A computed fold for a 103-nucleotide RNA from a mouse gut metagenome, annotated as FMN riboswitch aptamer (RFN element).
Its Rfam family is "FMN riboswitch aptamer (RFN element)". From the family's description: The RFN element is a highly conserved domain that is found frequently in the 5'-untranslated regions of prokaryotic mRNAs that encode for flavin mononucleotide (FMN) biosynthesis and transport proteins.
The coordinates come from a structure-prediction model, not an experiment, and the mean pLDDT is 85.
RNA sequence: UCGGAACCAGAUGGAAUUCCCUACCGGCGGUGACAGUCCGCGACCCGCUUCGGCGGUUGAAUCGGUGAAAUUCCGAUACCGACAGUAUAGUCUGGAUGAGAGA
Numbered sequence: 001u002c003g004g005a006a007c008c009a010g011a012u013g014g015a016a017u018u019c020c021c022u023a024c025c026g027g028c029g030g031u032g033a034c035a036g037u038c039c040g041c042g043a044c045c046c047g048c049u050u051c052g053g054c055g056g057u058u059g060a061a062u063c064g065g066u067g068a069a070a071u072u073c074c075g076a077u078a079c080c081g082a083c084a085g086u087a088u089a090g091u092c093u094g095g096a097u098g099a100g101a102g103a
Base pairs, nucleotide, nucleotide: 001103002102010020023091024090025081026080027041028040029039030038036079037078045056046055047054048053061077062076063075064074065073083094084093085092
């Protein structure tokens, strides 16, 4: 110095990018081979604090194929996503021109 992406079309309604339907997105490191769903980490949240930090919590996948090797590739069908605001939000607005694993 860099360091998070994403609601096209439609239904109901007084009101919904929040419901229904459909669409779309996937931080960082590791792993015999490329990972949102394996193993860890960060963020958010909670508690404590001498305000420097310390501790805790933390989501979700199977089957088939190829191969020496893949829960990572290919095919198929699933699933998950902090807090506050608002007609109920992974995608809008806000804390955040912040913080941050790391590169």

RNAcentral holds the sequence, with entries from MGnify.